A computed fold for a 491-nucleotide part of an RNA from a metagenome, annotated as small-subunit ribosomal RNA, 3' major domain. It matches the Rfam family "Eukaryotic small subunit ribosomal RNA". The family is grouped with related families in Rfam's "SSU clan". The coordinates come from a structure-prediction model, not an experiment, and the mean pLDDT is 81. The RNAcentral record of the full RNA draws on SILVA.

[in-house]
Context: one part of a larger RNA
Order: sequence, then structure tokens, then C1' cells
RNA sequence: UGACGGAAGGGCACCACCAGGAGUGGAGCCUGCGGCUUAAUUUGACCCAACACGGGAAAACUCACCCGGCCCGGACACUGUAAGGAUUGACAGAUUGACAGCUCUUUCUUGAUUCGGUGGGUGGUGGUGCAUGGCCGUUCUUAGUUGGUGGAGCGAUUUGUCUGGUUAAUUCCGAUAACGAACGAGACUCUAGCCUGCUAAAUAGUUCACCGAUUGCCUUCUGUCGGUGUUAACUUCUUAGAGGGACAAGUGGCGUUUAGCCACACGAGAUUGAGCAAUAACAGGUCUGUGAUGCCCUUAGAUGUUCGGGGCCGCACGCGCGCUACACUGAAGGAAUCAGCGUGUGUUUUCCCUGAUCCGAAAGGACCGGGUAACCCGUUGAACCUCCUUCGUGCUAGGGAUUGGGGCUUGCAAUUAUUCCCCAUGAACGAGGAAUUCCCAGUAAGCGCGAGUCAUAAGCUCGCGUUGAUUACGUCCCCGCCCUUUGUACA
Repeated sequence: UGACGGAAGGGCACCACCAGGAGUGGAGCCUGCGGCUUAAUUUGACCCAACACGGGAAAACUCACCCGGCCCGGACACUGUAAGGAUUGACAGAUUGACAGCUCUUUCUUGAUUCGGUGGGUGGUGGUGCAUGGCCGUUCUUAGUUGGUGGAGCGAUUUGUCUGGUUAAUUCCGAUAACGAACGAGACUCUAGCCUGCUAAAUAGUUCACCGAUUGCCUUCUGUCGGUGUUAACUUCUUAGAGGGACAAGUGGCGUUUAGCCACACGAGAUUGAGCAAUAACAGGUCUGUGAUGCCCUUAGAUGUUCGGGGCCGCACGCGCGCUACACUGAAGGAAUCAGCGUGUGUUUUCCCUGAUCCGAAAGGACCGGGUAACCCGUUGAACCUCCUUCGUGCUAGGGAUUGGGGCUUGCAAUUAUUCCCCAUGAACGAGGAAUUCCCAGUAAGCGCGAGUCAUAAGCUCGCGUUGAUUACGUCCCCGCCCUUUGUACA
């Protein structure tokens, strides 16, 4: 100097607690991991920092695993054989999963491309992440880290980097043998909220005019809806560029009357959410992202590559992430009524989003179209919610597992049932022990939608809106982290 202490003192955090909410743990199912089984059930990762993770929803491919069969995609050099032929290909029949001349029988064909040997390459989802790069994760979401000159010490080192107050912060104020600096924090970038101010818009609309339908003492006119504007006007709504706007700025308290904190007012905002992110490390993960890569292994009976089939899905069991529920704040049947992120016919590339009409119980099909998109789908008529009716607390009209039959669709292929639809069947589950996770505002939770994966396709993930609480606004008790002091026979 570190590390550690069942040493002390401060400070901080919903990966800690408190006050609560939703749960998970119990059930059924989905999915990952282990185990067992198996020809194979390929494999990595195992506390936080493995386990709906490898963007890992694998029918073939993927694919690495298992059972079999072809092929050479063995460069190049040397050497041998060799034009009196090095070699290549093949019908048929056997053979075979196979219309692989793979092999055999039989012969034809080809013409220096090859074939044999040696050296040497090449390929490898083979090994080694404990040989590595790069990337990622974590220590570590906290405030931490460093050198120059000066001071102290023989020196390692220390001071700076701090008694105190303050802050989310080594943030500032101040103190001061230190002074002046650098990285990190902050600033910054994206995003959300405001602009009747600017710039505009036949790919967005509004107002107005006219026409039509409809309603209200129809009479002038008032509502509502539809159409057209021959370019009528404009930009409030919509879109998006440039800008503006908030700085703890104003007021009142608290405070060295400092840094700042609290309250109020004015305001669209008086902490929107994310990204980025230092120094030092880990023998954290990845050789299965790479035509990044050392070494080792293998290299023609291949660990190369391709074809066929199987497996990764197997089930006495244990664990983790989830979905659906256990109903009446509900289920079912009608009716009414509102979103926002996106995406959409390709690059060799096969595979796009879909409207109207008709057929069909539905899944789906047929046929005309639109869209390379603010133009079409689409005013995305989403779900929960709301209204009416039925049910009436009964494993019930709750629940929808399991299983039987039938139908379409994707695909070369659906059996070990791809998904979906219809009929029937109708299991556990009556709110879940010990434990334990996440979380404070448009948040939790409920609800659906879009994208990724995708031929088929979401119980996952990443986003999006809709409805929208209870309870803190604190503490260091538990669990950890940081700083100071202290002890140490530890390094």
C1' cells in the first nucleotide's frame, strides 16, 4: 500500500429493508437445464455474472450427433507409368433406399484434363477461450482514477484526492503544504411534452361556397352525413425543418446568509425515458459469427463435402423463465364505441401487404383489383372497458388439459400428430407450505396490437398504445457497496 475483521463511525441502493401492490413457489400446459434412457438423444454456459440464454420457435436444409451410400472441390513441385493409350463416361442385367456404372458381368466411349508414389497444400460447427485477437458480460451504476512542479519520508510511499456543510455525483462551498491540470461525473446525443410565431403541403387537412339526403316551432334558418370545387381561402388540427422555451430564473422560509434545500406562484414542462461512459482487473463467455487466428488432430475406408433416413422433441424424476386458470368485479350471446409503434412484391433470392364480390359452418377457396406506399390494405372500426339479455353459486354455462373422428392450408415430404378449423370428450385446479422475485407515476398490474424469428409460425423477445391503483418520498435492522479511523503472526 492492499486484503480481511462475528472492530468503530459516516454515507448510499426497491438487483437492500420498511409501507404496500403484483406475484412466483401449489395445479394443467409451454419452454430451458440436469438426470435417466438411447445408434444418437450434437454442443456451449452452472451463485449474483448459466438455465424463453447462444438472437437456439431444429419436419428436410440448418447440423455439429447416429446409421448407411456417392464425390474430390488432393493446388503446386519432383518422380514413375504412358499415345502400341495416362485416364474419363456409360445402356442393360445383377446389386442398391435410390434411374449412385457405387461394385460385378459385358463391352463400347474418351484422349494427356488425369493415374500411382513422395514432398507439400487445402478443408474441418474437430480440440484447446488455460495459447490469442476482436466483441460482449461483470467487478460497478457506484464516484472513482492519474501524472507534472512543490512539501514530508533513507525508502516503499504519501500530500494533492480534506475536519465540516452540501450534492445524484471527488457536485460545489470552504478549509488548506500545496499549486495548477487530465480522464470519469456533468455537459453531450436520441427521445417525450409546449409554440394560433417562421417555412410549406392535390401523397395531410380545415374553413367556406354549391348540390343532395335527413332532423328540429321546416319559413328565413339550426344541427348531422355524403359528394363536387372548375385551383376559393388558409395552416387551428396533421406532417417536419429551422428556431424558441427552463436557468432553481421570481417570491417566502431554512442555511456561515456560502454551496444549496424546502414551499408557493407563474407556467406545456420546476427530476420524461434511454444511449454513451474512466482507471485497474476476471486466467468470466465466445476458436459453433467471421476467408480473424497460433499450436495439436484429421485429411480419400475423411473429422472435407454431398445424398437418404433417424436424432436434437425420447420420460420413474429434480430445478428455473412463463402462459392459462381456480370464476358473479364473472362466463356466454347480442349491440355500441375508441389507439399507437411498425411492416409490405427483395440482391444473386424461390418467399410481399391485401380490398371488393362470390362459394363455404369455419379454416379456407375462386375471381377481379390497389399498393415499391402520408397515395393501397387503412378512418388500421384492436382488446379490456360500456349497454342489454341469459346464467345463479353448483368442479357449474368456471377451467380447457387429454383423447377420438372429420376438414382445409404450408411444404418434395406433416407418421413422433407444422399451424389452423368443426364436432365430441371435459382431467387437475376451490387462491397455493417453507422460501423467494420485481417495483414508486401515466409507474405496477389488466388489455390487446406491431415487429423479430417465419414456406408453415408466438405461451418467447423487443417495441407500441389503451384502462390505470394501493403505498413510501424514509432507514441502515437484513443484504450488499463506497469512504474515514483502527487491529493484523495475511500478501